[in-house]
Large-subunit ribosomal RNA, half B from a Candidatus Woesearchaeota archaeon, 1187 nucleotides, folded computationally. The prediction has a mean pLDDT of 82. Lineage of the source: Archaea > Nanobdellati > Candidatus Woesearchaeota. The sequence was found in a public genome assembly. It matches the Rfam family "Archaeal large subunit ribosomal RNA". Its Rfam clan is "LSU clan".
Context: one part of a larger RNA
RNA sequence: UCUAUUUGAGGGAAUUCGGCAAAUUAGCCCUGUGACUUCGGUUUAAGGGGUCCCUGCAUUUGUAUUCGUAUGGAUGCGAUUGCAGGGUUCAAUGGCAAAGGUGGUCCGACUGUUUAACAAAAACUUAGCUUUCUGCUAGCCAGUAAUGGUGCGUACAGAAGGCGACAUCUGCCCAGUGCCUGUAUCUCAAACUCCUUUUCAAGGGAGCUAAGGACAGGUAAACGGCGGGGGUAACUAUAACUCUCUUAAGGUAGCGUAAUACCUUGUCGUUUGAUUGACGACUUGCAUGAAUGGUGUAACGAGAUCACCGCUGUCCCCAAAUAGAAGCCCCUGAACACUCUUUUCCGGUGCAAAAGCCGGAGAAUUCCAGUGGGAAGUGAAGACCCCGUGAAACUUUACUGUAGCUUGUGGUUGUGACGUGUGUUUCAUUGUAUAGCGUAGAUGGGAGUUGUUAAAGCUUGGUCGCCAGAUUAAGUGUAGACGAACAUGUAACACCAUCCUAUGAAAUAUGCGCCACUAACAAAACUUUGGUUUUGGACAUCUGCAGGUGGACAGUUUGGCUGGGGUGGCACGCUGUUGAAAAGAUAUCAAUAGCGCCCUAAGAUCAGCUCAUCUGGGUCAGAAAUCCAGAGUAGAGUGCAAGAGCAAAAGCUGGUCUGAUUGGAUUUACAAUAAACCUAAAUCCAAGGACGAAAGUCGGGUCUAGCGAACCCCCGUACCUCCUUGUUGGGGGUCGGGGCUGACUGAAAAGUUACUCCGGGGAUAACAGAGUUGUCGCGCCCGAGAGCUCAUAUCGACGGCGCGGCUUGCUACAUCGAUGUCGGCUCUUCCUAUCCUGGCCGUGCAGAAGCGGCCAAGGGUGGGGGUGUUCACCCAUUAAAAGGGAUCGUGAGCUGGGUUCAGAACGCUGUGAGGCAGUUUGUUUAAUAUCUACUGGAAUUGUUGAUGUCUGAGAGUAAGGAUCUCCUAGUACGAGAGGAACGGAGACUCGAUGCCACUGGUCAAUGGGUUAUCUGACAAGGUAGGCCCAGCAGCUACGCAUUAAGGGAUAAGUGCUGAAUGCAUCUAAGCACGAAGCCUGACUUGAAAAGAGACAUCGUAGAAUACGGAAAGAAGAUCCGUUUGAUGGGACUGGCGUGUACGCAUCGAGCUUCGGCGAGAUAUUAAGCGCGCAGUUUCCAAUAAUU
Repeated sequence: UCUAUUUGAGGGAAUUCGGCAAAUUAGCCCUGUGACUUCGGUUUAAGGGGUCCCUGCAUUUGUAUUCGUAUGGAUGCGAUUGCAGGGUUCAAUGGCAAAGGUGGUCCGACUGUUUAACAAAAACUUAGCUUUCUGCUAGCCAGUAAUGGUGCGUACAGAAGGCGACAUCUGCCCAGUGCCUGUAUCUCAAACUCCUUUUCAAGGGAGCUAAGGACAGGUAAACGGCGGGGGUAACUAUAACUCUCUUAAGGUAGCGUAAUACCUUGUCGUUUGAUUGACGACUUGCAUGAAUGGUGUAACGAGAUCACCGCUGUCCCCAAAUAGAAGCCCCUGAACACUCUUUUCCGGUGCAAAAGCCGGAGAAUUCCAGUGGGAAGUGAAGACCCCGUGAAACUUUACUGUAGCUUGUGGUUGUGACGUGUGUUUCAUUGUAUAGCGUAGAUGGGAGUUGUUAAAGCUUGGUCGCCAGAUUAAGUGUAGACGAACAUGUAACACCAUCCUAUGAAAUAUGCGCCACUAACAAAACUUUGGUUUUGGACAUCUGCAGGUGGACAGUUUGGCUGGGGUGGCACGCUGUUGAAAAGAUAUCAAUAGCGCCCUAAGAUCAGCUCAUCUGGGUCAGAAAUCCAGAGUAGAGUGCAAGAGCAAAAGCUGGUCUGAUUGGAUUUACAAUAAACCUAAAUCCAAGGACGAAAGUCGGGUCUAGCGAACCCCCGUACCUCCUUGUUGGGGGUCGGGGCUGACUGAAAAGUUACUCCGGGGAUAACAGAGUUGUCGCGCCCGAGAGCUCAUAUCGACGGCGCGGCUUGCUACAUCGAUGUCGGCUCUUCCUAUCCUGGCCGUGCAGAAGCGGCCAAGGGUGGGGGUGUUCACCCAUUAAAAGGGAUCGUGAGCUGGGUUCAGAACGCUGUGAGGCAGUUUGUUUAAUAUCUACUGGAAUUGUUGAUGUCUGAGAGUAAGGAUCUCCUAGUACGAGAGGAACGGAGACUCGAUGCCACUGGUCAAUGGGUUAUCUGACAAGGUAGGCCCAGCAGCUACGCAUUAAGGGAUAAGUGCUGAAUGCAUCUAAGCACGAAGCCUGACUUGAAAAGAGACAUCGUAGAAUACGGAAAGAAGAUCCGUUUGAUGGGACUGGCGUGUACGCAUCGAGCUUCGGCGAGAUAUUAAGCGCGCAGUUUCCAAUAAUU
């Protein structure tokens, strides 16, 4: 010193983030209990009294014995309760055991559960409320399936979700997203039907069509959402009122600065001396709000927070004690760490923070105990940040898929009826241009056909219809009717045959719908396990194909640049100018502008003309219209940026045209010495042209921007090739054109991670350092002005120049194989730009009190309130309550309130996972010190013998600092009011050093009291090192003592003399004063002071070990003693502490069987017991011996 523990004067939370920790309280009995309340609680509320021993009486009662009157009495052994009297102690639940209490607020109703090993909570759960699904072969869940769970349960049941007791309530919105219902129409896959490709097939098209979608409706205790502006009342303010925009609806009741409020420490009140706290209100609510539940709420809570009472070492301010660790001796004996070294300090340097480099200083060597300043110490290839065409987990309206679910269709899969389509066959019917008597389907044959087997006509009915009629059935009727010829017309009718259009019927095939059936199939029951019966039933199940849905699941992606990254931007493809430093080239998230087109003329050619502006003249006509004349190098124009260029033009106007054409070769730029595509430009050859008389010019725009690979698709054109005997057709290729990648040499692509991981980076951020110093702080210059006058007593605008390296930035130089991050505590040192104290000067200085400045860093600079705070604010003091540095000094020193992990909540945000320099609550702080450093303690050597005494180079200190009162003195000064100083005395406070007579603390030395228990009882003791009272020595503070002056040299300043400058001048030469500051003085240390000192004594003296020890002490050391001795022990005496021993005697409330019992009191007795002190005394031990 640490760990565990005990005690503490006075104060009593002043400590601190916070009463953390500790203390207080405590059992039982009696009494007494407030607010509130769900009437159960709260409750042991709070508060108050009692509690031991002895003696006696009484109550209740167990049990044994006994009695002649037994529901009783007596005698014993117990248990229990009450009362009275007596008694003792500091203290009677005397030990152990054993709640501190009260009040306000938040959250959660409660008991319960949870992150084994950093979170116990406000999180989870819960009873209760509510929504959704589900009629049983249910729904949900598990499984590939068989099958299983719920459940051998059945809607008072099961499953899923939300809220979370109770009370009171739960508003508006269905536009979005979900979910549910519906659906005329639209869309819509496969299958199917039809068409098409000469046939077949692949293919293509159309039709039909389910779910789904569009569409319509419903649904918020589904996901969710719930506005803005202007005006208005007779003070002002406000707005019941009103206008307007707008929405799906515009936040209702409540609550509200909140676990939600940024501003914010909102405002007011209460609480306090003081409150960033708490509570109550207000409330403009950044960003409250109603089962993502709102608002209340008794009880409960190791939850969060505030206050009060009690209590205390939390603190002022620490002290003492006990046990252990540590320390010393002996034995045994790891781990971590460890490049090297002869392992200092200061300054500098250096990749900017050095023991090792440079300079200077210091340092004789070694050991021991400590402290933790440094080794940017050890531990862990930084968890923050960035990067990686790294990983993982999670999310979703990322991309691409997959289970599942759902819908259609084929199969398993059969029968019948009805309805309704379609195809085929048969039958029946149907057919009107105009003309024509007339409703002429087409073609052919044809001169007859038909009729009592009932013609024409008529009636009624059906069908068709072009409304004229046709046709048919029944009836009537009773003998003809039609055709040919003629006419009309493209075509001529009777009749027959074949066929077309349309309609109907029947048969048959098939589709759909619906209703039945039973035999597939399924389920249940029974069963002889062969089946039977019942129910369902071609549905379902299962399976193929197809459509929809589909983070339930899977695989992936989620760009680059970047004064870190993100947000922003595009500096990501091009063009002009500047930067660019007169060749060329040249960067920045440098500056300044542009492009992603346009134009059949704004292109080609030939010819002609001259512009802008100004001057003069001229009808309306003006400054400016058109006209004339002149000047006019360009001041215009040239499609669009800028630059370059351009005058019989490259500008303007006109004529004719299409060279804005085709094929080929080369060069340049892009493009970096060789090296690519695209693109752009230029040159040449050829073809065939335009314009021009011709020379000639022209393959776009005066030049520099106006752009795009491969795959794939389309178009054109001819050629090559494959299939085919061949034609046609098709496939592939070549050539030309078009369709795109702007992240522009061109992947098909969203997020989160604080649950995270890996690899790297000081190539790159956050802390600290370094550089810089805009900002910040502090000065100086100038002096507009303020100051009645007057710049400079004081203040000082607009400007200018510096210094510091404290603020905040910038940079990214050091550190990412780690330099622990805010504040506080503790402790040290330095600076001065001085807050106080000291010395001076000026004043708008009478005095007093101030204001401003100069010198000065010796000392001081404090206590509280709220807040994590630094800071700031406030309270009461004070001489003053100055500012800074030291890795924003200091975590191998502490703390851990804040920030900054994992849990949780609120507000906001996001579809979500999640996020928020927003808030709130909770949350592991490692270690045995190697070196160095420092604080102490020792040893050895040197200094040329030993011992002792000194000197003092040097080192250290603050050893003192400040205040108040009185005297001076009510004096100087002042009209008064007021009101000093030099000097002297005393006190107080802070600090330093020492001490223990006093006071106080401690005091497991000691003495006493007492509890429980043990030794049978007494006495005397043990254990809980029990509790309590007192307490010597020692150690201590809260106690006591001490804590001068002076001298020297100076600072600012004041002077003397005195020139330069005949004066003046404190200065230049010279001289004198002048401060708490400097050097001394004072104290401590200091011959290892290598310049290693001096003096005295002695000449083998001396020293050490060992032995007894304490005024000393961790070990060493120091000091004393050692028989010539009081060194230690013992004994005795004194003193001190405790407080009156045992035994015996007497008394004692009472009781008694008369023997005695009895707490206790008194006397013996200032007793007994004890002593780390002093004295006396050789009884015991300091003998003997070694170097």